The RNA shown here (Bacterial RNase P class A) has 369 nucleotides and comes from a Thermodesulfobacteriota bacterium. It matches the Rfam family "Bacterial RNase P class A". Rfam describes the family as follows. Ribonuclease P (RNase P) is a ubiquitous endoribonuclease, found in archaea, bacteria and eukarya as well as chloroplasts and mitochondria. A source record names the gene rnpB. The model forms 94% of the base pairs in the Rfam consensus.
RNA sequence: GGAGUCGGACAGGCCGUCGCCGCGGACGCAUGCGUCCGGGGAGGAAAGUCCGGGCUGCGCAGGGCGGGACGCUGGGUAACGCCCAGAGGGAGCGAUCCCUGGACAGUGCCACAGAAAGCAGACCGCCGGCGGCAAUCCGCCGCCGGUAAGGGUGAAACGGUGGGGUAAGAGCCCACCAGCGGCCGCGGUGACGCGGCCGGCUCGGUAAACCCCGUCCGGAGCAAAACCAAAUAGGGGGGCGUUUGAGGCUGGCCCGGCCGAUGCCCCCGGGUAGGUUGCUUGAGGCCGGAAGCAAUUCCGGUCCUAGAGGAAUGACGGCCGCCCCGGUUCUCCGGGGAACAGAACCCGGCUUAUCGUCCGGCUCCCUUU
Numbered sequence: 001g002g003a004g005u006c007g008g009a010c011a012g013g014c015c016g017u018c019g020c021c022g023c024g025g026a027c028g029c030a031u032g033c034g035u036c037c038g039g040g041g042a043g044g045a046a047a048g049u050c051c052g053g054g055c056u057g058c059g060c061a062g063g064g065c066g067g068g069a070c071g072c073u074g075g076g077u078a079a080c081g082c083c084c085a086g087a088g089g090g091a092g093c094g095a096u097c098c099c100u101g102g103a104c105a106g107u108g109c110c111a112c113a114g115a116a117a118g119c120a121g122a123c124c125g126c127c128g129g130c131g132g133c134a135a136u137c138c139g140c141c142g143c144c145g146g147u148a149a150g151g152g153u154g155a156a157a158c159g160g161u162g163g164g165g166u167a168a169g170a171g172c173c174c175a176c177c178a179g180c181g182g183c184c185g186c187g188g189u190g191a192c193g194c195g196g197c198c199g200g201c202u203c204g205g206u207a208a209a210c211c212c213c214g215u216c217c218g219g220a221g222c223a224a225a226a227c228c229a230a231a232u233a234g235g236g237g238g239g240c241g242u243u244u245g246a247g248g249c250u251g252g253c254c255c256g257g258c259c260g261a262u263g264c265c266c267c268c269g270g271g272u273a274g275g276u277u278g279c280u281u282g283a284g285g286c287c288g289g290a291a292g293c294a295a296u297u298c299c300g301g302u303c304c305u306a307g308a309g310g311a312a313u314g315a316c317g318g319c320c321g322c323c324c325c326g327g328u329u330c331u332c333c334g335g336g337g338a339a340c341a342g343a344a345c346c347c348g349g350c351u352u353a354u355c356g357u358c359c360g361g362c363u364c365c366c367u368u369u
Base pairs, nucleotide, nucleotide: 001365002364003363004362005361006360007359008358009357010356012320013319014318015317016316017315018314020041021040023038024037025036026035027034028033029032043340047351048350050349051348052347053346054345055221056220058218067217068216069215070214071213072086073085074084075083076082087100088099089098090097091096101212102211106210107209108206109205110204123151124150125147126146127145128144129143130142131141132140133139159177160176161175162174163173164172178202180199181198182197183196184195185194186193187192225277226276227275228274235268236267237266238265239264240263247259248258249257250256284303285302286301287300288299289298290297291296322337323336324335325334326333327332
């Protein structure tokens, strides 16, 4: 210098004008509005709603059936399908990345190609016998049988190499190696690793197919839920009244007039509209120290940082900064660009989207000293 891999941080800044949503203070009154002042106002993913929890009420969730999720080992956590550290296998020269119970419980499936795809299989080939043809010889054709060493197909064809053996072959036999199973010893908390002995000689894949084993799960969700509480209608109770007139209208009172009986008045409780709470101080952020390889935990200090409800967080202007292109007097000028996206009860994760910029660890290659 180039290529790569892993991790972290940021997501333009300042000022001015006009607006929007909460909070606090002052003033005014018509007591919930107005004016003024001060201060606060989206994210790393707020997203997908895929997991896990808090919280809430239903309810008492103990067991069974059914269903769902997860699955190597150890640890972390409120919990997890998340994270950390390991184990085994695979890819890569490497940093690093990917995968993970059981296919000796049973059932199913294995496209295309191929003769045959699962208690294998005779297409070519090889070998033997018989028959026919040709006959100077090599031979050719058909039938019956043996054979998995060779060819060919496939992702995968029932161990590999060598020797013996055979008509030709074959774990048929033997040696070594690989793999499987059992036993023992050592190391490790464990997954597992290392070593030794023995055995039958060899065993396909797929569980994101059914299934088996183990662990966990009550279901619903802030439109949860709690409180206050009109009008009208309906429910319960009481009182008055129906030609001996309750009550209503006639702007107040009296007289008069009119209407008037399933009527009028009062009380109680439920529910609706509406309002309030839930609502943001929390498994919280930052700094320092301690334990630990780490995830994380503990201790001390410090900070308060949106709470709307058809739903605010915006628009415009100026200056500066960042990136790209062009020009150039070499540090200026002109033009362009700045993503993904936006809280809705709150947290911990995962996944997905994202213009770019910066920082750090590590690996490989080349060059120079």